[in-house]
RNA sequence: GCGUGCCAGACGGGGAGGUAGCGGUGCCCUGUACCCGCAAUCCGCUAUAGCGGGGUUUCAUCCCCCGUUUGAGGCUCGUCGCUGUGGUGACUGCCCUGCGUACGGAGCGUUGAAUCGUGGGACUCGUGCAACGGAAGCCUGUGAACCGUGUCAGAUCCUGACGGAAGCAGCACUAAGCGGAACCUUCCGUGUGCCGCGAGGUCUCCUGCGAGGAGCCACCGGCAAUCGGUAAGACGGUAGCGACCUGUCGAGAACGGGGUGCACGC
Numbered sequence: 001g002c003g004u005g006c007c008a009g010a011c012g013g014g015g016a017g018g019u020a021g022c023g024g025u026g027c028c029c030u031g032u033a034c035c036c037g038c039a040a041u042c043c044g045c046u047a048u049a050g051c052g053g054g055g056u057u058u059c060a061u062c063c064c065c066c067g068u069u070u071g072a073g074g075c076u077c078g079u080c081g082c083u084g085u086g087g088u089g090a091c092u093g094c095c096c097u098g099c100g101u102a103c104g105g106a107g108c109g110u111u112g113a114a115u116c117g118u119g120g121g122a123c124u125c126g127u128g129c130a131a132c133g134g135a136a137g138c139c140u141g142u143g144a145a146c147c148g149u150g151u152c153a154g155a156u157c158c159u160g161a162c163g164g165a166a167g168c169a170g171c172a173c174u175a176a177g178c179g180g181a182a183c184c185u186u187c188c189g190u191g192u193g194c195c196g197c198g199a200g201g202u203c204u205c206c207u208g209c210g211a212g213g214a215g216c217c218a219c220c221g222g223c224a225a226u227c228g229g230u231a232a233g234a235c236g237g238u239a240g241c242g243a244c245c246u247g248u249c250g251a252g253a254a255c256g257g258g259g260u261g262c263a264c265g266c
Base pairs, nucleotide, nucleotide: 001266002265003264004263005262006261009057010056011055012030013029014028015027020046021045022044023043024042034054035053036052037051038050063259064258065257066256067255068254069253070252073249074248075247078244079243080242081241082240083239084238085237087235088234091233092232093230094229096228098226100223101222103221104220105219107216108215115211116210117209118208119207120206121205122204123200124199125198126197127196128195129193130192131190132189133188134187135186136185137184139180140179141178142177148173149172150171151170156165157164158163
C1' cells in the first nucleotide's frame, strides 16, 4: 500500500417555552432528515445529563475538532407609526348651566330713572256681619195587640148587701221613632266674601304723595386663565401589529487547517 472481517462514530440540528439543570414529547425555523414503545398537574436522566428494544452503514466528499465568511428563524433594549382598551382633566377646543360685567343692539325713563321719606294694600293673629252647610229646639203630621196615660161598654173578681178592684176591645192623648216645613231661636263648621273692626309686621311686591334730577334693565350679541359639565384633540398606562435600531442564541451553506482505529492475509 492492497484485500477481507469488525469496532468507535454517523443515520440530524437549532429557537422560544418549561425545568434546580439537561434532554425529550407539543409549538416554530432549517431541510437528504432509520423503525418501534414512553410522555404536560408529563416522560427519562444528573454534568459522560432522554430511557428501553430493533435496524442500516463502516475510517472518510461521508466521523471528530478549530478558524474565516455568509446566514433562515426565535427572544430582547429602545424609538416611531397604526389599531384596540381602560384612565386623567393640567392644556387646546366644544357644549350647557350658574355668577359677574355693561362694550354694542333692543326695551323703560325729563309725560321724571336710581335712591330716600311717608301713608295704604298685599301678609299674620283675633273678632263682628253676611253667605252656605249641618245638628238641635220651636211648629206640624203620623205614631203602642199586651209590656204607655186617661176614660174604660161587655165580661171577670171580692162582698150578706151598699159598694169596691183590676182591666180587654173601642175612643182620645202621648213617648221613642218615622216624616213635613216657607219663617223663627241656639250651637257647630267653611277651598265662602269688591264687607267691617282691633292688633302685629317687614321692606319683597303693588299703589298714593313728597324730595331728588339721569339713569335703569340684563332680553340678544360681546367680554372674564369666572363656576361647573363633556372628553374630540392632548397626556400618560396597557395589549396587538408594522418599520427601524440594540443585545443575544443560532439551524444551514461555502472555504481553509488539523485529527481518528482493531484483527488476519498478501